[in-house]
Context: one part of a larger RNA
C1' cells in the first nucleotide's frame, strides 16, 4: 500500500462503479427466439357487390352460392435459433500468448462483375372422414399448393477425363492457354405500369473461420526411464483441408528422454490488476480476445456454420404426471426458491436510445440493452453550521484547597441555507422531408421563501507510536501485533475526566506485494 472480503460499534446526502469467491448442489414459477401472409394452398371471422330461395309491413329481412377486397392465423416453406447471455467442471494442452505458412482450405447473409432463369412432371402436410390412447402423441383412407421436391432442354464460366503448349516455382506442383468428350442450374413474388425484392452459374473483394510450424506457458526425481498406431515408408480411405491428427492394408525397427521424457499433483490462458524506485513478486472478480462445457456419459442429423445451453436419439442418476399400457424434464440465461457458508440483490420498468433476428416496408420479438429498487461492498464529493461572544458562568474531573482544566467551548448576539424538507418551473438525450415517438422521469436542473432546525462516531493513548491522570482491582480479574504489564499508590486490566488520530466512517480479522 491493496481486496469482488466479512465481522464489531456507528450511519445523513449525492455522483459513479461493484455484488454467490462457498454446492459445475437441487430446482416450484414467470419471462429469456423468432420472424415473414408481398413463398403456399387451406380455416375463422366481419363487410361490400351479383344471383337464386324463404319471409313478406313491396323493399326490408334471412338463408345459400359466387366475385372482390380486409383481418387473424394451426399447417407447408423460407431465413434465424451455431449469434447474442451464462459458467470455469475439464484442461499442463497448439488450450493460450506472440511470430509465421497453407503451392493443404472453407465462408450463409453483404459489395462489385459477366453470363442466365426454357419446358414439364410426381407428391405431400394442411383439411376432411373414421379409428386408437388417461395423457404425451398416433393410425389408416381420401383430397390440394408452393420460392418445397424430381426429371428433361440450355451451359457464359466453373468441374471431371484424355491429349497438348508456354511460363513459372518450394518437392508433391502453381499460372495462363488449345482441342475433344462427359456429368451438372435456376423460382418466382409485389405492383396498373415503371420497377423493387428474390432465383442460378461463375469469377473478385470484404468478413468470419480451419489446419501446421518456431518460441514462452506452475510444482514434485521420495516419479528415470516411456512408447506397438509406438516412429518412419509404400498404397488406398475419410475431410472444405494436409499428414499416422485420423483410419486400413503391407514393409520397416524406429520415436521422446537428466536441455527432465513419462507419471502424479494443482490451474481456464491472455489484455490487464495488486504492489514495488525498478528488477521483480503475487492475482487473473468487474471490462476485451481466446478457450472449453451446457444434469453425466456417447452419437450423429440438418445446416455456410454445431457435433448445437432453451435441437435430436441411446445409456445412466435424479424430480415429476399416470387410468400402470407409458409419458414429461434438465436455471453454469434473468428474477426467484431451497441447501452449503463467515458471505454476495427485485420473481422490478422498457424496447425510448444502443445492437441483433425476421419482413419490401409498417412492424414483431429481444431478461442483450437501456434503466430503476436493495448493499457504505469500493472510490470521490458535501453537509452536520459561520462570525463575535470572560461574569473565564454552572457542572464535571483534579488540587499542595490558592487554584488547575474542560473552555469561546456553552449560555447569549449578528448571519448563512450547502444537504434534506416545502412550493413553482423544467430538461438534453430524438436521430429520420414534416409530424408523431422517452422507460429512466415531473427525474437532472434553476427559482422562491422559511427554520440552526433534521444529520458524529470509531478506535488509540508503556516504548516500537501521536497522546496522562485520578479511583477500583491487587500474578485476581484482566490486557497483549513484539519486547511484555498486573503480587496494595498499574500513565499497560477495568470506569472517569482530559488528550491524540482517523472520520460517515472506525477498528479487527483474512490474504498479496
Nucleotide at each position: 500500500g491493496a481486496u469482488g472480503a466479512a465481522c464489531g460499534c456507528u450511519g445523513g446526502c449525492g455522483g459513479c462503479g461493484u455484488g454467490c469467491u462457498u454446492a459445475a448442489c437441487a430446482c416450484a414459477u414467470g419471462c429469456a427466439a423468432g420472424u415473414c401472409g408481398a413463398g403456399c394452398g387451406g380455416a375463422g371471422u366481419g363487410a361490400a357487390u351479383c344471383a337464386a330461395g324463404a319471409g313478406c309491413u313491396u323493399g326490408c329481412u334471412u338463408u345459400u352460392g359466387a366475385u372482390u377486397g380486409a383481418c387473424u392465423u394451426a399447417g407447408c416453406g423460407g431465413c434465424g435459433g451455431a449469434c447474442g447471455g451464462g459458467u470455469g467442471a475439464g484442461u499442463a494442452a497448439c488450450g493460450u500468448g506472440u511470430g509465421g505458412g497453407c503451392a493443404a482450405c472453407c465462408u450463409g447473409c453483404c459489395u462489385c462483375a459477366u453470363a442466365c432463369a426454357g419446358g414439364g412432371g410426381a407428391a405431400u402436410a394442411a383439411u376432411c372422414a373414421c379409428c386408437g390412447g388417461a395423457a404425451a402423441c398416433g393410425g389408416u383412407g381420401a383430397c390440394u399448393a408452393a420460392u418445397a421436391c424430381c426429371g428433361c432442354a440450355u451451359g457464359u464460366g466453373g468441374c471431371g477425363u484424355a491429349u497438348u503448349g508456354a511460363a513459372g516455382g518450394c518437392a508433391u506442383c502453381u499460372u495462363c492457354g488449345a482441342u475433344a468428350c462427359g456429368a451438372g442450374a435456376a423460382a418466382g413474388g409485389a405492383g396498373g405500369a415503371a420497377u423493387c425484392c428474390g432465383g442460378u452459374a461463375u469469377g473478385a473483394g470484404a468478413u468470419g473461420g480451419g489446419c501446421c510450424c518456431g518460441c514462452a506457458u506452475c510444482u514434485g526425481a521420495u516419479u528415470a526411464g516411456c512408447u506397438a498406431g509406438u516412429u518412419g515408408g509404400u498404397g488406398a480411405g475419410a475431410u472444405a483441408a494436409c499428414a499416422g491428427c485420423c483410419c486400413c492394408a503391407c514393409c520397416a525397427a524406429g520415436g521422446c528422454g537428466a536441455c527432465c521424457a513419462u507419471c502424479a499433483g494443482u490451474a481456464g490462458c491472455c489484455g490487464a490488476c495488486c504492489u514495488g524506485a525498478g528488477a521483480g513478486g503475487g492475482u487473473g472478480a468487474c471490462c476485451g480476445g481466446c478457450c472449453a462445457c451446457a444434469u453425466u456419459g456417447g452419437g450423429a442429423c440438418u445446416g455456410a456454420g454445431a457435433c448445437a445451453c432453451g435441437g435430436c436419439c441411446c445409456a445412466a442418476a435424479c424430480u415429476c404426471c399416470u387410468a400402470c399400457g407409458g409419458g414429461a424434464g434438465g436455471c453454469a440465461g434473468c428474477a426467484g426458491u431451497g441447501g452449503g457458508g463467515a458471505a454476495u440483490a427485485u420473481u422490478g420498468c422498457a424496447c425510448a436510445a444502443u445492437g441483433g433476428g425476421g419482413g419490401g416496408a409498417a412492424c414483431c420479438c429481444u431478461g442483450a440493452u437501456g434503466c430503476a429498487g436493495c448493499a457504505a461492498c469500493g472510490c470521490c464529493g458535501c453537509g452536520u453550521g459561520a462570525a463575535g461572544g470572560a461574569a473565564g458562568a454552572c457542572g464535571g474531573u483534579u488540587u499542595u484547597c490558592g487554584g488547575a482544566u474542560u473552555g469561546u467551548a456553552a449560555a447569549c448576539u449578528u448571519c448563512u441555507a450547502u444537504c434534506a424538507a416545502u412550493a413553482g418551473g423544467g430538461a438534453a438525450g430524438a436521430a429520420a422531408g414534416a409530424g408523431a415517438u422517452g422507460a429512466c422521469g415531473g427525474u437532472a436542473c434553476c427559482u422562491a421563501a422559511a427554520u440552526a432546525a433534521g444529520a458524529a462516531g470509531c478506535c488509540c493513548c508503556g516504548g516500537c507510536u501521536a497522546a496522562c491522570u485520578a479511583c477500583g482491582u491487587g500474578c485476581c480479574a484482566g490486557c497483549a501485533g513484539c519486547c511484555g504489564c498486573g503480587g496494595u499508590a498499574a500513565u499497560a486490566c477495568g470506569u472517569a475526566g482530559g488528550g491524540g488520530g482517523c472520520a460517515a466512517g472506525c477498528g479487527u480479522u483474512a490474504u498479496c506485494c
Small-subunit ribosomal RNA, 5' domain from an uncultured bacterium, 513 nucleotides, folded computationally. Its Rfam family is "Bacterial small subunit ribosomal RNA".